[in-house]
The RNA shown here (transfer RNA) has 73 nucleotides and comes from a Nanobdellota archaeon.
NCBI's taxonomy places the organism under Archaea, Nanobdellati, Nanobdellota.
Rfam family: tRNA. Rfam classes the family as a transfer RNA.
RNAcentral records the identical sequence in 4 taxa.
RNA sequence: GGGCCCGUAGCUUAGUUGGUAAAGCGUCGGGCUCUUAACCCGAAGAUCGGGGGUUCGAAUCCCCCCGGGCCCG
Numbered sequence: 001g002g003g004c005c006c007g008u009a010g011c012u013u014a015g016u017u018g019g020u021a022a023a024g025c026g027u028c029g030g031g032c033u034c035u036u037a038a039c040c041c042g043a044a045g046a047u048c049g050g051g052g053g054u055u056c057g058a059a060u061c062c063c064c065c066c067g068g069g070c071c072c073g
């Protein structure tokens, strides 16, 4: 220098024939319990690595850049 893959909530991941983001763990509140844990109920939390483009509409498609991994030279 070239090619491929990955980046989504505090953490781990799902969601990719474009229709407005889901779950587990964790956190907070409540229930249960003498108390804790476990269990049960509820809530908050991500404009999807950054910017631009296409579109009525983008995590998803296109371009550039940043970070990580693998391969080739």
Stems, first nucleotide, its partner, number of pairs: 001072007010025004019056001027043005049065005